RNA sequence: GAAGUUCGCUAGGCAAUCGCUGCGCACGAGUUGCGUGGAGGAAAGUCCGGGCUCCGCAGAGCAGGAUGCCGGUUAACAACCGGGCACCGUGAGGUGACGGAAAGUGCAACAGAAAACAUACCGCCGAUGGCCUGCGCAAUGCGGGAUCAGGCAAGGGUGAAAUGGUGGGGUAAAAGCCCACCGCGGAACUGGCGACAGUUCUGGCACGGCAAACCCCAUCCGGAGCAAGGCCAAAUAGGGGGGCAUGGCGUGGCUCGCGCCGCCUCCGGGUAGGCUGCUGGAGCAUCACGGCAACGUGGUGCCAAGAUGAAUGAUUGCCCGGUGUCCUUCGGGACAUUCGACAGAACCCGGCUUAUCGGCGAACUUCCCGC
Numbered sequence: 001g002a003a004g005u006u007c008g009c010u011a012g013g014c015a016a017u018c019g020c021u022g023c024g025c026a027c028g029a030g031u032u033g034c035g036u037g038g039a040g041g042a043a044a045g046u047c048c049g050g051g052c053u054c055c056g057c058a059g060a061g062c063a064g065g066a067u068g069c070c071g072g073u074u075a076a077c078a079a080c081c082g083g084g085c086a087c088c089g090u091g092a093g094g095u096g097a098c099g100g101a102a103a104g105u106g107c108a109a110c111a112g113a114a115a116a117c118a119u120a121c122c123g124c125c126g127a128u129g130g131c132c133u134g135c136g137c138a139a140u141g142c143g144g145g146a147u148c149a150g151g152c153a154a155g156g157g158u159g160a161a162a163u164g165g166u167g168g169g170g171u172a173a174a175a176g177c178c179c180a181c182c183g184c185g186g187a188a189c190u191g192g193c194g195a196c197a198g199u200u201c202u203g204g205c206a207c208g209g210c211a212a213a214c215c216c217c218a219u220c221c222g223g224a225g226c227a228a229g230g231c232c233a234a235a236u237a238g239g240g241g242g243g244c245a246u247g248g249c250g251u252g253g254c255u256c257g258c259g260c261c262g263c264c265u266c267c268g269g270g271u272a273g274g275c276u277g278c279u280g281g282a283g284c285a286u287c288a289c290g291g292c293a294a295c296g297u298g299g300u301g302c303c304a305a306g307a308u309g310a311a312u313g314a315u316u317g318c319c320c321g322g323u324g325u326c327c328u329u330c331g332g333g334a335c336a337u338u339c340g341a342c343a344g345a346a347c348c349c350g351g352c353u354u355a356u357c358g359g360c361g362a363a364c365u366u367c368c369c370g371c
Stems, first nucleotide, its partner, number of pairs: 001367010012319007020038007027030001040342001044353002047351005052225004064221005069083005084098001085096004099216002104214002106210002121156002123152003128149003131145005164182006183205001184203008229276004239267006247261005283302008320340002322337006
């Protein structure tokens, strides 16, 4: 210098004018004045987890769901940190639902001989027993053929996947049939909290794949949500108690009984509406200490939106950054610019995911050049 990897930060600035909104103060008391506060890193998706609230008391079981290598962090988690293993990358690093397939059930299209318990399409052999045949007087001799039985699974072919791999021996041809190394299974020892790793011995290899198929094992999970919930409380209608009238109507005539109806008053529920929940909290900043880290402990300082037909904006000017054109003494300068993203709180918090014009920083890697 070029190309990368990982982790962070930032998200235009200032001023004027005109608006919106929470709070405080003032009075002239209202569309008033003054002061002061007013979006984010994702406020988003609502995918996980928790606080809080109500139902309730959630103890156990069933069903259902989630998670799934090990250790740690946390209020909790499917998050985060550190580690192991596998794969990818020259590397810094990245990715991984990564428990169980000798509990059971199931699945594997097409192709292929064969997809789990056995098997053979092409092929190889044909030692052995036949067959055909040559030599030979003949023999139980010496050959040939690949023809039948039979042997093999080396090689080819199919497939996502084919019954350990490579090499050697061996054989008629072959084959863990035998041997060496690798792989796999088992045991012991060593290191590690552990996942796991290493060494030695041992077994000729038996036990194929899929659990993001059912399933099994282990752990965890009650439900609904701020439109939760609490308080105040019109009009109208309806409910209940008491009083007045002792009445009217119905029950086919009468009495009792029953039902319905009037006026006054009290009560409670509850709608509109209002208040609350509402923002001081697993808070923010900084320092110190412990820890590789996630994170924890302590000290000091700070208070920083709270709307509800839902505020947080608009215009102009200057500056900053980008882009384009031109000029250049190569340092830069001039002009132009309808270029400066994504988006926007709604009870709060921890994560994840997604969107995002651009800019900045730190550590590390690979390659090249110079000293």
A computed fold for a 371-nucleotide RNA, annotated as Bacterial RNase P class A.
The model forms 93% of the base pairs in the Rfam consensus.
Model confidence (mean pLDDT): 76 of 100.
It matches the Rfam family "Bacterial RNase P class A". About the family: Ribonuclease P (RNase P) is a ubiquitous endoribonuclease, found in archaea, bacteria and eukarya as well as chloroplasts and mitochondria. It is annotated as a ribozyme.